[in-house]
Context: one part of a larger RNA
RNA sequence: UUGGGCGUAAAGGGCGUGUAGGCGUCUAUCCAAGCUUGGUGUAAAAUAUUCAUGCUUAACAUGAAAACUGCGCUGAGAACUGGGUGGAUAAGAGUGGUUGAGGGGGAGCUAGAAUUCCUAGUGUAGGGGUGAAAUCUGUAGAUAUUAGGAAGAAUACCGGUGGCGAAGGCGAGCUCCUGGCAACAAACUGACGCUGAGGCGCGAAAGCGUGGGUAGCAAACAGGAUUAGAUACCCUGGUAGUCCACGCUGUAAACGAUGUACACUAAGUGUUGGAGGGUUACCCUUCAGUGCUGAAGCUAACGUGAUAAGUGUACCGCCUGGGGAGUAUGCUCGCAAGGGUGAAACUC
Numbered sequence: 001u002u003g004g005g006c007g008u009a010a011a012g013g014g015c016g017u018g019u020a021g022g023c024g025u026c027u028a029u030c031c032a033a034g035c036u037u038g039g040u041g042u043a044a045a046a047u048a049u050u051c052a053u054g055c056u057u058a059a060c061a062u063g064a065a066a067a068c069u070g071c072g073c074u075g076a077g078a079a080c081u082g083g084g085u086g087g088a089u090a091a092g093a094g095u096g097g098u099u100g101a102g103g104g105g106g107a108g109c110u111a112g113a114a115u116u117c118c119u120a121g122u123g124u125a126g127g128g129g130u131g132a133a134a135u136c137u138g139u140a141g142a143u144a145u146u147a148g149g150a151a152g153a154a155u156a157c158c159g160g161u162g163g164c165g166a167a168g169g170c171g172a173g174c175u176c177c178u179g180g181c182a183a184c185a186a187a188c189u190g191a192c193g194c195u196g197a198g199g200c201g202c203g204a205a206a207g208c209g210u211g212g213g214u215a216g217c218a219a220a221c222a223g224g225a226u227u228a229g230a231u232a233c234c235c236u237g238g239u240a241g242u243c244c245a246c247g248c249u250g251u252a253a254a255c256g257a258u259g260u261a262c263a264c265u266a267a268g269u270g271u272u273g274g275a276g277g278g279u280u281a282c283c284c285u286u287c288a289g290u291g292c293u294g295a296a297g298c299u300a301a302c303g304u305g306a307u308a309a310g311u312g313u314a315c316c317g318c319c320u321g322g323g324g325a326g327u328a329u330g331c332u333c334g335c336a337a338g339g340g341u342g343a344a345a346c347u348c
Base pairs, nucleotide, nucleotide: 004319005318006317007302008301012316014202015201016200017199021195022194023193025088026087027086028085029084030083031082033081034080035077036076037075038074039073040072041071042070049065050064051063052062053061054060092192093189094188095187097184098183099182100181104178105177106176107175108174109173110172111155115151116150117149118148119147120146121145122144126137127136163170164169207248208247209246210245211244212243216242217241221237222236223235224234259315260314261313262312263311264310267293268292269291270290271289272288273287274286275285276284277283278282297304298303321348322347323346330341331340332339333338
């Protein structure tokens, strides 16, 4: 390479957008590049194949045949692929219309609990913490309680295998700006589609740069315990950080460990958002999501099962024994930390 695979054995890119490329609805007609078919030229000889013959046989040699599945030239065909032209829409995709749900995103404003701190009042000896203690805190009046004030961060209940988002993720209320989605009706466009190497954008937490902010929490650090020791688990403190703005980083068990799109293939039962209908505390039909159980099928089994891991199609990514190693080296990105790409020797 052929082939086989990727939920858990090695293997789905973190997610999107989209370039090249690959693939692509129905129909009429033309072309004939692919395709099918005829003729013709060439495809040296030797070798290889088949059949003969000659050396005693064989190897070997000689002769004949077929073949060399290819390429060129020249005719024919038109189902399929491709190309040209025209047409279609119940279709795939989109635009417009009506209705609707939503923690989708961004900006601004506001609110109430709680926490800590400050001030004042009441009040007196403890408080705090633990398995038990101690460090710590308190007669310079703490803890508790009442009133007032300040600050920052997060939004109890509602809350739900509920909603939204491509993923990361998103949860107090109001206003403004803004993206996507669903259903219904069927007006318009007329294949405008699917996938997508590179590219570009987004991308939790931690981390980095500059400037702010800092209530609580809390790496590092300090002390108290525990212990044989205790660079830990527990306790008292506590700085980066956590928060905001702008810029970088670009990784995660970035997980459904399951790429995207389309079609088809038993049922039952919840739930979210619509639409239609009926005999309307309810029921039926239907579309789009989101769960559970489960037939066939698939699977090594576990399991999966219309939200497929079933049956197929298109395109992309990835895998090829364990260790060495996601290391070395080179290139590249980054302020750095590091990221991307990514071996071999050797060894079992």
The part of an RNA shown here (small-subunit ribosomal RNA, central domain) has 348 nucleotides and comes from an uncultured bacterium. The RNAcentral record of the full RNA draws on ENA. The coordinates come from a structure-prediction model, not an experiment, and the mean pLDDT is 88.